[in-house]
Predicted 3D model of a 384-nucleotide RNA (Bacterial RNase P class A) from an Actinomycetota bacterium.

RNA sequence: GGAGUCGGCCGGGCGGCCGCGGCCCGAGAGGGUCGAGGAAAGUCCGGACUCCGCAGGGCAGGAUGCCGGGUAACGCCCGGGCGGGGAGACCCGCGGACAGUGCCACAGAGAGCAGACCGCCCACUGCCCGACGACGGCUCGCCGCCGAGGGUAAGGGCAAGGGUGAAACGGUGAGGUAAGAGCUCACCAGCGGGGCGGGAGACCGUCCCGGCUCGGUAAACCCCAUCCGGAGCAAGGCCGAGCAGGGAGCGCUCGAGGACGGCCCGUCCGAGCUCCCGGGUAGGCCGCACCGAGGGUCGCGGUGACGCGGCCCCCAGAGGGAUGGUCGCCACCCGCGCCCGCCGGGCGCGGGGACAGAAUCCGGCUUACAGGCCGGCUCCUCCA
Numbered sequence: 001g002g003a004g005u006c007g008g009c010c011g012g013g014c015g016g017c018c019g020c021g022g023c024c025c026g027a028g029a030g031g032g033u034c035g036a037g038g039a040a041a042g043u044c045c046g047g048a049c050u051c052c053g054c055a056g057g058g059c060a061g062g063a064u065g066c067c068g069g070g071u072a073a074c075g076c077c078c079g080g081g082c083g084g085g086g087a088g089a090c091c092c093g094c095g096g097a098c099a100g101u102g103c104c105a106c107a108g109a110g111a112g113c114a115g116a117c118c119g120c121c122c123a124c125u126g127c128c129c130g131a132c133g134a135c136g137g138c139u140c141g142c143c144g145c146c147g148a149g150g151g152u153a154a155g156g157g158c159a160a161g162g163g164u165g166a167a168a169c170g171g172u173g174a175g176g177u178a179a180g181a182g183c184u185c186a187c188c189a190g191c192g193g194g195g196c197g198g199g200a201g202a203c204c205g206u207c208c209c210g211g212c213u214c215g216g217u218a219a220a221c222c223c224c225a226u227c228c229g230g231a232g233c234a235a236g237g238c239c240g241a242g243c244a245g246g247g248a249g250c251g252c253u254c255g256a257g258g259a260c261g262g263c264c265c266g267u268c269c270g271a272g273c274u275c276c277c278g279g280g281u282a283g284g285c286c287g288c289a290c291c292g293a294g295g296g297u298c299g300c301g302g303u304g305a306c307g308c309g310g311c312c313c314c315c316a317g318a319g320g321g322a323u324g325g326u327c328g329c330c331a332c333c334c335g336c337g338c339c340c341g342c343c344g345g346g347c348g349c350g351g352g353g354a355c356a357g358a359a360u361c362c363g364g365c366u367u368a369c370a371g372g373c374c375g376g377c378u379c380c381u382c383c384a
Base pairs, nucleotide, nucleotide: 001380002379003378004377005376006375007374008373009372010371012330013329014328015327016326017325018324020035021034022033023032024031025030037355041366042365044364045363046362047361048360049232050231051230052229061228062227063226064225065224066080067079068078069077070076081094082093083092084091085090095223096222100221101220102217103216104215117162118161119158120157121156124155125154126152127151128150129149136146137145138144170188171187172186173185174184175183189213191210192209193208194207195206196205197204198203236286237285238284239283245277246276247275248274249273250272257269258268259267260266294313295312296311297310298309299308300307301306332352333351334350335349336348337347338346339345340344
């Protein structure tokens, strides 16, 4: 310098003007202060909180699934184990398929106690030829000579080789055979059982034995183990008009009450008026944003996730739902022009800046994201 891999972070800054929401101050005008995100998103997991249910046990249902640890909890995170991929850094995956059942498209003869399309085989059965000499050999060939078997894949045998497929019942070599085959043997691989050693465990190392040895799929049913009661802030709690209901009192020409601005008088209308009670609608308040599994920083313990302790901070918040707009300068990127010039740099003009946006709160996962920064590690090349 190039290629790659893993992790972390930013996601414009400052100022002017006009605005928005919460809180505080102020009689008011106004002022002060705080005001989105790394994902606030998807609502996929886990919890806090609230109400309902619940003696205990079981069934059904759901989720998870190598081992150990972390945590309030998790399907998350950390460390490790095994398998797979990569030259490497590194990445991906994870209970059980000898408990049982099911399924395995297309192609192919056969897809699970499978199968014979091409092929191989005349040992066996059949048929044919053969001492009237077959087949084969000698011989260039005929003649001649040798002399007892030969041919045929029809029945049947085989699974080595070819072919199909994602996958076809171990691999290499030798023996064996008519041809073959774990049929037999040696080694290797794999499976099962056992011993010894290491480890907390998953597991690892090593030795012996066995029959030679039959895939995949559990996000198919299922089995085993562990966990899980249900609904959700429109949870839930408090207050509570009006109308309707219940009760009491007063009044109906001996007139309650109402209108005429308040009071008295007066005039008119006039059969209802007032109080209490419980439930509870509209509506209001709380939950709810002041205290938390909270944030920052430092120290200690731990390989790490994380834990413990000290100090500091209070940090958005509605339910007509705020967090914005515009201008200038600077920084970044792109294009064009000019100048200096070896890479490159300077000036001017124009343009650009993503994904998205809290609504009870918190821990995760996943997904989206213009542009940019930093660090660890790996491989290749060059220079000293």
Lineage of the source: Bacteria > Bacillati > Actinomycetota. Its Rfam family is "Bacterial RNase P class A". Rfam describes the family as follows. Ribonuclease P (RNase P) is a ubiquitous endoribonuclease, found in archaea, bacteria and eukarya as well as chloroplasts and mitochondria. Rfam classes the family as a ribozyme. The gene name in the source record is rnpB.